[in-house]
Model confidence (mean pLDDT): 83 of 100.
A computed fold for a 535-nucleotide part of an RNA from a Saprospiraceae bacterium, annotated as large-subunit ribosomal RNA, domain I.
RNAcentral holds the full RNA, with entries from ENA.
Context: one part of a larger RNA
RNA sequence: GGCGUAUGGGGGAUGCCUUGGCUCCCAGAGAUGACGAAGGACGUGGUAAGCUGCGAAAAGCUGCGGGGAGGUGCAAACGACCAUUGAUCCGCAGAUGUCCGAAUGGGGAAACCUGGUGCCGUGAAGCGGCAUCGUUCCGGCUUAGGCCGGGACAGCUACCCGGGGAACUGAAACAUCUAAGUACCCGGAGGAAGAGAAAACAAUAGUGAUUCUGCAAGUAGUGGCGAGCGAACGCGGAAAAGCCCAAACCCCGUCACAUGUGGCGGGGGGUUGUAGGACCUGCAUAAAGUCAUACAAACGAAGUGGAACACGUUUGGAAAACGUGACCGGAGAGGGUGAAAGUCCCGUACACGUAAGGUUGUAUGAUUGGCGGGUAUCCUGAGUAGGGCGGGGCCGGAGAAACCCUGUCUGAAACUGCCAGCACCAUCUGGUAAGGCUAAAUACUACUGGGAGACCGAUAGUGAACAAGUACCGUGAGGGAAAGGUGAAAAGAACCGCAAGCAGCGGAGUGAAAAGACCCUGAAACCAUACGCCU
Numbered sequence: 001g002g003c004g005u006a007u008g009g010g011g012g013a014u015g016c017c018u019u020g021g022c023u024c025c026c027a028g029a030g031a032u033g034a035c036g037a038a039g040g041a042c043g044u045g046g047u048a049a050g051c052u053g054c055g056a057a058a059a060g061c062u063g064c065g066g067g068g069a070g071g072u073g074c075a076a077a078c079g080a081c082c083a084u085u086g087a088u089c090c091g092c093a094g095a096u097g098u099c100c101g102a103a104u105g106g107g108g109a110a111a112c113c114u115g116g117u118g119c120c121g122u123g124a125a126g127c128g129g130c131a132u133c134g135u136u137c138c139g140g141c142u143u144a145g146g147c148c149g150g151g152a153c154a155g156c157u158a159c160c161c162g163g164g165g166a167a168c169u170g171a172a173a174c175a176u177c178u179a180a181g182u183a184c185c186c187g188g189a190g191g192a193a194g195a196g197a198a199a200a201c202a203a204u205a206g207u208g209a210u211u212c213u214g215c216a217a218g219u220a221g222u223g224g225c226g227a228g229c230g231a232a233c234g235c236g237g238a239a240a241a242g243c244c245c246a247a248a249c250c251c252c253g254u255c256a257c258a259u260g261u262g263g264c265g266g267g268g269g270g271u272u273g274u275a276g277g278a279c280c281u282g283c284a285u286a287a288a289g290u291c292a293u294a295c296a297a298a299c300g301a302a303g304u305g306g307a308a309c310a311c312g313u314u315u316g317g318a319a320a321a322c323g324u325g326a327c328c329g330g331a332g333a334g335g336g337u338g339a340a341a342g343u344c345c346c347g348u349a350c351a352c353g354u355a356a357g358g359u360u361g362u363a364u365g366a367u368u369g370g371c372g373g374g375u376a377u378c379c380u381g382a383g384u385a386g387g388g389c390g391g392g393g394c395c396g397g398a399g400a401a402a403c404c405c406u407g408u409c410u411g412a413a414a415c416u417g418c419c420a421g422c423a424c425c426a427u428c429u430g431g432u433a434a435g436g437c438u439a440a441a442u443a444c445u446a447c448u449g450g451g452a453g454a455c456c457g458a459u460a461g462u463g464a465a466c467a468a469g470u471a472c473c474g475u476g477a478g479g480g481a482a483a484g485g486u487g488a489a490a491a492g493a494a495c496c497g498c499a500a501g502c503a504g505c506g507g508a509g510u511g512a513a514a515a516g517a518c519c520c521u522g523a524a525a526c527c528a529u530a531c532g533c534c535u
Stems, first nucleotide, its partner, number of pairs: 001534009015520001016485002020456002022453007029445002032154001039100003042055003046078001050074002061094006070082003105114003115133007134153008159190001160188005170177001174224001200207002211238005221229002242437003245381001249268009273415001275380004279374005288368010299357001303352003309325004314321001326343002328332001334346003386410008396422001417432005472479002492519001495507004
């Protein structure tokens, strides 16, 4: 020095565990904010660094409801206290709520600096306290500026609508094309949004708003006819709901003037394509919808009741195990208890309970809301439809290119009208543009309650089971950890010895076991000691 065996050290794998995660389902909710939000800064405890709570009334104050013996958060000890005259705790409602922040008197390098006006300490200066002073839109009143009242501003996971809008990439290069109207930026809204009651489809037969969905179908098409992109008709389902204006005409008010016309405002009327309405004429007056109020009932916060087991000279530290004999079950879901409990504890099935709130029903009131005939005249959405040029959207890349949108230039008709049916024309068919509203079926999940898992189990699962977006790094945008487990119970090792010793060790003691706080189990690498063999 090597190998082997043994005993230790070292290390923290493995096993077991779970307070934390992950993915879904059902239900709720999608709240907030100038009455100052979201989010923060700084404070706040007897002692108090962190977290949590709270705000100079500061781990809290008040009222009501619940609950019933302990309590002063995580978090021990000490101190001082509170509580059956009902505390702590739970729910609801309120009070207080520094400073920053939309931040809003002005400024500003957020949490700071500094003004005006009125009132007050108080009598002047000075200082201090309280209140108030932002911008913009709408309405009203004034009109030399203005005043009063109301709204908005910001935030929020995703979903939605609109305005802008890439590149990498693919095409085996690359330019049309693709990626993709994606990512991203901006604006806006709602619990959903958007769309929506045919100027629609269809094809000689018909359908009858929109939305979502299974097919149709990777079809018809489109395409450097490359890569790719990619419908509709029709059929099956989900859900179903239809309405209101403008105009003609009538009435009222007001303004103008050519004095019976026009403009504006209000009320009635009226709302469509087998055209409808105004106008003339005949009949009718009810059902139903919406809103408000009252009453009733189920729902609804904290919460309440809730069955049934004992024994043992068994094992053990401990019984829930084992043995013996019982019981309940509308409850044998689950968790806990010194191992493995239907009957020990919390619960579970079931039953009960009400505030705020809110749903349904009934009653009352208000409001909306009809049917037919005639047809001379009047009305039926104009810088619109359509067209030229340039773009964009559709399955359609300019193509024979319809249809929709519009930057620019133009520009009709008036129901014997007009639009569409994929260039265009005719016939035929369908419809009635240029105003508006509309539930449900659909999308999503930051958040709340309940539930589930051939999901993870501490190098996994969230980055985070622990003071985690913390420590730490970076000028900054930003990046971003490691770190769980004594025991059933602290019973957390009194006392003695060695020692410089508040270190450590040896006794003693606790415990089932030292599991001894560097604490469950305790693998390997690596290190040491002893012995054996070899060199």

Rfam family: Bacterial large subunit ribosomal RNA. Its family is annotated with structural constituent of ribosome and ribosome in the Gene Ontology.